[in-house]
RNA sequence: CAGGACAGGCGUUCGCGGCUGCAAAUGCCGAAAGGCUGCAGGUGAGGAAAGUCCGGGCUUCACAGGGCAGGAUGCCGGAUAACGUCCGGUGGAGGCGACUCCAAGGCCAGUGCAACAGAAAUAAACCGCCGGCUUUUGCCGGUAAGGGUGGAAAGGCAGUGUAAGAGACUACCGCCUGUCCGGUAACGGACAGGGCACAUGUAAACCCCAUCCGAAGCAAGACCGAACAAAAACCAUGUGGCGGCCCGUCACGUUUUAGGUAGGUUGCUGGAACCUGCUGGCAACAGCAGGUCUGGAUAGAUGAACGCUCAACGACAUAACCCGGCUUAUCGUCCUGCCUG
Numbered sequence: 001c002a003g004g005a006c007a008g009g010c011g012u013u014c015g016c017g018g019c020u021g022c023a024a025a026u027g028c029c030g031a032a033a034g035g036c037u038g039c040a041g042g043u044g045a046g047g048a049a050a051g052u053c054c055g056g057g058c059u060u061c062a063c064a065g066g067g068c069a070g071g072a073u074g075c076c077g078g079a080u081a082a083c084g085u086c087c088g089g090u091g092g093a094g095g096c097g098a099c100u101c102c103a104a105g106g107c108c109a110g111u112g113c114a115a116c117a118g119a120a121a122u123a124a125a126c127c128g129c130c131g132g133c134u135u136u137u138g139c140c141g142g143u144a145a146g147g148g149u150g151g152a153a154a155g156g157c158a159g160u161g162u163a164a165g166a167g168a169c170u171a172c173c174g175c176c177u178g179u180c181c182g183g184u185a186a187c188g189g190a191c192a193g194g195g196c197a198c199a200u201g202u203a204a205a206c207c208c209c210a211u212c213c214g215a216a217g218c219a220a221g222a223c224c225g226a227a228c229a230a231a232a233a234c235c236a237u238g239u240g241g242c243g244g245c246c247c248g249u250c251a252c253g254u255u256u257u258a259g260g261u262a263g264g265u266u267g268c269u270g271g272a273a274c275c276u277g278c279u280g281g282c283a284a285c286a287g288c289a290g291g292u293c294u295g296g297a298u299a300g301a302u303g304a305a306c307g308c309u310c311a312a313c314g315a316c317a318u319a320a321c322c323c324g325g326c327u328u329a330u331c332g333u334c335c336u337g338c339c340u341g
Stems, first nucleotide, its partner, number of pairs: 001337006008309007016044002019041005027036003046316001050327002053325005058217004070213005075089005090104001091102004105208002110206002112202003126147002128143006155173002158170003174196001175194008221266004230257005238252005273292008
């Protein structure tokens, strides 16, 4: 520097959540569905269970096809259910090195922005240099080699050249174009040509190009289902109230119906699962064989005390539909390989 393992162990006692069995004509609650209690047995969180940032499974809704808007990604090849993840490369940056880091397409499609400093920021003459005039103070012209400012001043550097200069010209380097060779590709190498006015930077600035994306989420969704209220039917053609009677009107019974509230069940945990070995592959990973069963609550369970041991008495932190990642937090202990001295 890189990679990996652990996150205490054992015993006794008390306590908690699921599961299975039992509770002697079948404990207790409830209309039912179902639940509760006691006893016994067995079992019960993490490397991040976290943030909820990506991707997928699953579910409901939507959907001929295409487009707009919006979002994400952006070198090449591979892995994968998929990814913004991982692996192997290319190019660039850093380090003596092991190694680490990079959203790494396009600012010759368009638009925007570039503080301050500086004469001037995409357009150039402040100082300097050179020429002419005037004459010792300036004016006009040439010039980007030198000074100064700046993150950036029109390829760098050396020479030729010139009044002084300048890719104006030449060699080397850089850049661009073409051909050939190597590589699946990104790209690398060689050769030739171009004099570079194709003039700065910025796209995690708008934007352009390419690829991908239907929406919402287990409080998804499925099933059962009281009471009250609603509707319909039936019956004594009844009873009671509206001071006694008639008409009228209101209330009362039983059954059924749909919706679906309270409540309950399900979804719910055996899975792209884990462990060991072999085979293929540089690797991510894939295949095969054998073995294992490993939380499922709904106000929410893992705790406490003591003893022994230990580096661990004392880190970060507690599943809520499930997986694959990323990111962040973490007292410490141990192992392997490599680098430097």
RNAcentral holds the sequence, with entries from MGnify. A computed fold for a 341-nucleotide RNA from uncultured Bariatricus sp., annotated as Bacterial RNase P class A. The coordinates come from a structure-prediction model, not an experiment, and the mean pLDDT is 75. NCBI's taxonomy places the organism under Bacteria, Bacillati, Bacillota, Lachnospiraceae, Bariatricus. Rfam family: Bacterial RNase P class A. Rfam classes the family as a ribozyme.